[in-house]
RNA sequence: UUUCGACAAGGGCACCCCGGCCGCGAGGCCGGCUCGCAAAGCCAAGGGUCUCUCCGAGACAGCCUAGCCGUCGAA
Numbered sequence: 001u002u003u004c005g006a007c008a009a010g011g012g013c014a015c016c017c018c019g020g021c022c023g024c025g026a027g028g029c030c031g032g033c034u035c036g037c038a039a040a041g042c043c044a045a046g047g048g049u050c051u052c053u054c055c056g057a058g059a060c061a062g063c064c065u066a067g068c069c070g071u072c073g074a075a
Base pairs, nucleotide, nucleotide: 004073005072012037013036017032018031019030020029021028022027035062041068042067045065046064047063048060049059050058051057052056
């Protein structure tokens, strides 16, 4: 230093489910729980899946690819 990834350190996020709220809906937000995650941080550019007031508009980043930032430095 990181193109690498822990057998560590400090931590972080939170699947599903439940309660409340918003939305036509996919789904989102808050709280609880914690299946898991080295980017499970951000991002809707590409692909994919899903929704609808359907030929257009939306949702999903914990589906994949790409881009950007970030802790540590065992091997």

The RNA shown here (c-di-GMP-I riboswitch aptamer) has 75 nucleotides and comes from a Gemmatimonadales bacterium. Of the family's consensus pairs, 100% are formed in the model. The prediction has a mean pLDDT of 85. It was read from a public genome assembly, where an Rfam model found it. Taxonomically the source falls in Gemmatimonadales (Bacteria, Pseudomonadati, Gemmatimonadota, Gemmatimonadia).